[in-house]
C1' cells in the first nucleotide's frame, strides 16, 4: 500500500426496506427455614461516525473509523 469480512443491549447473536429482539447477566417480587433452582414483572440501545438514496434505512449506495483475515 491492495482486497475481503464484520461492527446492533453489560456479555454472545437475531432481525424480507414497514413497532429494533431473543438468550446470558443485572433489578424488584413470589418460592425456600436459608441459599441454589425455577415462576413473573422490569431496566437497559444516537444499531461505530457522517452523508446520500427512498415515503421509510440496523437493512441499498459512499466516504471514514476501529478489528480480523489474505496477498504485496
Nucleotide at each position: 500500500g491492495a482486497g475481503u469480512a464484520u461492527g446492533u443491549a453489560a456479555c454472545u447473536c437475531a432481525a424480507u426496506g414497514g413497532u429494533a429482539g431473543a438468550g446470558u447477566a443485572c433489578u424488584a417480587c413470589a418460592c425456600c427455614g436459608a441459599c441454589a433452582u425455577u415462576g413473573u414483572a422490569g431496566a437497559g440501545g444516537u444499531u461505530u461516525g457522517a452523508g446520500g438514496u427512498u415515503c421509510g434505512a440496523a437493512u441499498c449506495c459512499u466516504c471514514a473509523c476501529a478489528u480480523a483475515u489474505u496477498c504485496a
A computed fold for a 72-nucleotide RNA from Rickettsiales bacterium (ex Bugula neritina AB1), annotated as transfer RNA. It matches the Rfam family "tRNA". It is annotated as a transfer RNA. RNAcentral holds the sequence, with entries from ENA. The coordinates come from a structure-prediction model, not an experiment, and the mean pLDDT is 83.